[in-house]
């Protein structure tokens, strides 16, 4: 200086699915329909240092979610932090 990967912080983009019905002391609760993209959980190609570890946007829908808005995996840039390798 460069590869790859984790990660903080900004900033830009980012889906789905009833503004659904009752009740009501406005704090909620109750009932039927739905979504997959925070978190979780099963299942596995596959990778490793291979009695063990470690894996998906796939499957559950426990949590959450189904007007804006807020959240939101991810992805894309900047400052920076760390591990690798030249």
């Nucleotide at each position: 200086u460069g590869u790859u990967c984790c990660u903080g912080c900004a900033u830009g983009g980012g889906a789905g699915a009833g503004a659904u019905u009752g009740g009501u002391u406005c704090g909620c609760c109750a009932a039927c329909g739905c979504c997959g993209a925070a978190g979780g959980a099963g299942c596995a190609a596959c990778c490793g240092c291979c009695u063990c570890g470690g894996a998906a946007a796939c499957u559950c829908u426990c949590a959450g979610g189904c007007a804006a808005a807020c959240g939101g995996a991810c992805c894309a840039u900047g400052c920076g932090g760390g591990a690798u390798u030249u």